[in-house]
RNA sequence: GCCGCUGUAGCUCAACUGGCAGAGCAGUGCUUUUGUAAAGCACCGGUUGGAGGUUCGACUCCUGUCAGCGGCU
Repeated sequence: GCCGCUGUAGCUCAACUGGCAGAGCAGUGCUUUUGUAAAGCACCGGUUGGAGGUUCGACUCCUGUCAGCGGCU
């Protein structure tokens, strides 16, 4: 220098080939208990790495960019 993969909640990951962004764990509150743990219920939490484009509509498609990993030279 070229190519590929990954980037989504504090963490680990989904989102079925463009149509409401979700789960588990963590956190907070409540129930239960003499108390703690466990269990149950509820809540909180997101510029989908950042920028532009296409589209009525983009995590998803396109361009270029940043970071990490890998391959080739």